[in-house]
Context: one part of a larger RNA
């Protein structure tokens, strides 16, 4: 020096990425209690007092009087620190057994969509089995994710759903008509034995048009809480500015409400406000949204969170800065 438990002048986060660790609060009783709120909550809100013994009375686990003692009475020991405003999830739950517990994953809701019972789906070659001894107030997928307000425009692609008229289209069916072989029949050579060439039934054998024909695509319609998209140029008001307006191009249609330098903003420590003596974090505005946006949902929201970012009180060896003394382990001597 080191583990480990302890005390500390004065200050009191000056430590640090960050109050991390520590400290401080703590039980019981009374008396208080704010915004907000889904009225249930928030809440133990916050913030004071009281707490121990010993006598009397008493309606006796309370109460009410009188006394006593220490610095201290929940005398040790277990035993809440709190506030204030935002982000993100509503909740209580659930996870990477072993570096992540959360904003991720589930919820209840809410939507969509499938399935009429031998259901859709799933598992199995099958037999069979779940679904279910259930029956559309059921069951399956699929997304969203309480709860209030909402949830805009686009069917052009893709996807799906119908339509069934015309295109196209397969295996097959049906076979015009060819192919090959060759009993047989000319021809021409002949030594008369054959060679050798053409043509060819019938049966085999091989190709094969036209014509019939399913879905499917093509075409047509719908469909967005389906995959998904949701513009540019230029001119214009009597100070400057800015554009309510107007013009042109492209588009399937140009982003509606809301919200916005945000868990999303690069230029960026935009700008201006608060908070500080100073504040790249934080609030709250502002809109010029590189590159928010509405069930991949949007904006809000009490409650609640071992969540992440901000700020005050308390309260302290985190520091200024550092220091005694114990314990345990170790060294020296004995």
């Nucleotide at each position: 020096a080191c583990c480990u438990g302890g005390u500390c002048a004065a200050g009191g986060a000056a430590c640090u990425c960050g109050g991390c660790a520590a400290a401080a609060u703590a039980g019981c009783c009374c008396c208080g209690u704010a915004a907000c709120u889904u009225c249930g909550g928030a809440a133990g809100a916050a913030g004071g007092g009281g707490u121990g013994c010993c006598c009397c009375c008493u309606u006796u686990u309370g109460g009410g009087g009188g006394g006593c003692c220490g610095c201290a009475g929940u005398g040790a020991a277990a035993u809440g620190g709190c506030c204030c405003a935002a982000c993100c999830g509503a909740c209580u739950g659930u996870u990477u057994a072993g570096c992540a517990a959360a904003a991720a994953c589930a919820c209840a809701g809410c939507a969509u969509u499938c399935u009429g019972c031998u259901a859709a789906g799933a598992c199995g070659u099958a037999a069979g089995u779940c679904g279910a001894c259930g029956u559309a107030u059921a069951g399956g997928a699929u997304g969203u994710g309480a709860c209030a307000c909402g949830u805009g425009a686009c069917c052009a692609a893709u996807g799906c759903c119908g339509a069934a008229a015309g295109a196209u289209u397969a295996a097959g069916g049906u076979g015009a008509g060819a192919u090959g072989u060759u009993a047989g029949u000319g021809g021409u050579a002949u030594u008369c034995g054959u060679a050798u060439u053409a043509c060819g039934a019938a049966g085999c054998u091989u190709c094969g048009a036209a014509c019939c024909c399913a879905a499917g695509u093509c075409c047509c319609g719908g469909u967005g809480a389906a995959u998904g998209u949701c513009g540019g140029c230029c001119g214009u008001a009597a100070c400057u500015a800015u554009a309510a307006c107007g013009g042109u191009c492209c588009u399937a249609a140009g982003g509606u409400a809301g919200c916005g330098a945000a868990a999303u903003u690069c230029c960026u420590u935009g700008u201006c406000g608060g908070g500080u003596a100073a504040g790249u974090u934080c609030c709250g505005a502002c809109c010029u949204g590189c590159a928010c946006g509405a069930a991949u949902c949007g904006u809000g929201u009490a409650a609640c969170g071992a969540u992440g970012g901000c700020c005050a009180c308390a309260c302290u060896g985190u520091c200024u800065c550092a220091a005694c003394g114990a314990u345990a382990a170790u060294c020296u001597c004995g």
Record summary: Model confidence (mean pLDDT): 86 of 100. This is a predicted structure of a 334-nucleotide part of an RNA (large-subunit ribosomal RNA, domain IV) from a bacterium.